[in-house]
Molecule: SAM riboswitch aptamer (S box leader)
Organism: Parapedobacter defluvii
RNA sequence: CGCUUAUGGAGAAAGGCAGAGGGAAUGGACCCUGUGAAGCCUUAGCAACCUGUCUCCGGACAAGGUGCUAAAUUCUACCCGGAUAAGGAUCAGGGAAAGAUAAGCA
Repeated sequence: CGCUUAUGGAGAAAGGCAGAGGGAAUGGACCCUGUGAAGCCUUAGCAACCUGUCUCCGGACAAGGUGCUAAAUUCUACCCGGAUAAGGAUCAGGGAAAGAUAAGCA
C1' cells in the first nucleotide's frame, strides 16, 4: 500500500516543551487558534473492536492489545425520494463515494 467485514448524532483533558498554524485530501461553507495551532512528552480519562473471567447464552464484569479525548466523520459536493417557495433557493431523509478505527486476510 491492497482486500473483506463491522461501526461512526454517544463518551472522555489537565500539565510540560514548543511557537503558527489546524479541522484527512480538492472546491465551497463554517469553525478552532498568541487567553497558545501542529508536533512531542507526562499524567488522567472515555469506549469496549480484539482479549480475559462468569453466564440463565440475552448478557454482565474487568481493562491486557489497539483506538480515541472541539464542533455529526464539523457541514457540503455525486445519486434518489419528500416538504416549502414565483424563482434563485431553503429544510429534512435515504444511498453512494471518500476517509477513520477495529478485527481478519493477502